FMN riboswitch aptamer (RFN element), 126 nucleotides, folded computationally. It matches the Rfam family "FMN riboswitch aptamer (RFN element)". Its family is annotated with FMN binding in the Gene Ontology. The coordinates come from a structure-prediction model, not an experiment, and the mean pLDDT is 82. Of the family's consensus pairs, 97% are formed in the model.
RNA sequence: GGUAGUCUUCGGGGCGGAGUGAGAUUCUCCACCGGUGGUGAUAGUCCACGAACAGACAGGAAGCUGUCUGCCGAGCCUGUGCAAUUCAGGCACCGACGGUUAUAGUCCGGAUGAAAGAAGGCAUGC
Numbered sequence: 001g002g003u004a005g006u007c008u009u010c011g012g013g014g015c016g017g018a019g020u021g022a023g024a025u026u027c028u029c030c031a032c033c034g035g036u037g038g039u040g041a042u043a044g045u046c047c048a049c050g051a052a053c054a055g056a057c058a059g060g061a062a063g064c065u066g067u068c069u070g071c072c073g074a075g076c077c078u079g080u081g082c083a084a085u086u087c088a089g090g091c092a093c094c095g096a097c098g099g100u101u102a103u104a105g106u107c108c109g110g111a112u113g114a115a116a117g118a119a120g121g122c123a124u125g126c
Base pairs, nucleotide, nucleotide: 002126003125004124005122006121007120008119009118010117016030017029018028019027032105033095034094035049036048037047038046044093045092053070054069055068056067057066058065059064075091076090077089078088079087097109098108099107
């Protein structure tokens, strides 16, 4: 120094203005936001992963827990460059489930949760 082990901490942002209406942060117009790892060069839209949802199996008296499977949104053009669907310019597009006086990416809730992962500590084996 590497590798396996173990512990701790961290680990998601955004409705402001106008309109209609009995009622809307949910509709309409404008505005606003962008998890994690990867990449020849910086990514919401490329590749992969996570949350959510569904199912199967296993464990448990049960609440539940674990594993696996399924599901899983959206980008083009021009320019620069050796190299960019990542940069610059332009024009687009997307966003779980439940709730609600009215349809929600932005409000409330599961969630003071969990995870992809990030950083650091510890001791030992190789």